[in-house]
RNA sequence: GCCUCGUUCGUCUAGUGGCAGGACGGUGGAUUUUCAGUCCGCAGACGGGAGUUCGAUUCUCCCACGAGGUG
Numbered sequence: 001g002c003c004u005c006g007u008u009c010g011u012c013u014a015g016u017g018g019c020a021g022g023a024c025g026g027u028g029g030a031u032u033u034u035c036a037g038u039c040c041g042c043a044g045a046c047g048g049g050a051g052u053u054c055g056a057u058u059c060u061c062c063c064a065c066g067a068g069g070u071g
Base pairs, nucleotide, nucleotide: 001070002069003068004067005066006065007064010024011023012022013021018054026042027041028040029039030038031037047063048062049061050060051059
């Protein structure tokens, strides 16, 4: 240099065009003498830009970063 793959809440992970879900963690409450545990809630994310589309996390292109392969 070229090719391929990946990037989603703080962390891990699901999601192949219309509502972004789960676990852990955080936080509020209940329970408990206290803590822990348990139970019920709440907040929290689509790497950046452009295009296609009525509509994009999803499809296309470019960029950034990471991983693998190759010269």
A computed fold for a 71-nucleotide RNA from Mariniblastus sp., annotated as transfer RNA. The organism belongs to Mariniblastus, within Bacteria. Model confidence (mean pLDDT): 82 of 100. The RNAcentral record of the sequence draws on ENA.